[in-house]
RNA sequence: CUCUUAUCCAGAAAAGCUGAGGGAUCAGGCCCGAAGACGCUUUGGCAACCGUCCCGCACCUCACCGUGCGGGGAAAAGGUGCCACUUCCUGCUCCGGUUAUCCGGGGAAAGAUGAGGG
Numbered sequence: 001c002u003c004u005u006a007u008c009c010a011g012a013a014a015a016g017c018u019g020a021g022g023g024a025u026c027a028g029g030c031c032c033g034a035a036g037a038c039g040c041u042u043u044g045g046c047a048a049c050c051g052u053c054c055c056g057c058a059c060c061u062c063a064c065c066g067u068g069c070g071g072g073g074a075a076a077a078g079g080u081g082c083c084a085c086u087u088c089c090u091g092c093u094c095c096g097g098u099u100a101u102c103c104g105g106g107g108a109a110a111g112a113u114g115a116g117g118g
Base pairs, nucleotide, nucleotide: 001118002117003116004115005114006113007112008111013043014042015041016040017039021032022031023030026091027090028089029088044083045082046081049079050078052074053073054072055070056069057068058067059066087110092107093106094105095104096103097102
């Protein structure tokens, strides 16, 4: 970099440094920002994706071990991730309502993160 797959309306901030844009990209909207955003560092925290431990079920076994499954549980002193706004919202498509403007819902695309593969 790319492929597959799961999840994405929950949750979690202080200090120091820096100094102008920032919320991925393009457009529109809505926000954050010199009362210092974004970013970096430190500390703190959130969260069970992987891993770990326990439990249940199935397979194997004389049994242990082992393997698989679980929307069962524990654990944040293992590996990641995250800590404004739903991935901030919309954009493409389908459906319903409303009626000439909006509202609601499903799906896709793009993106983020984990796990596995190339």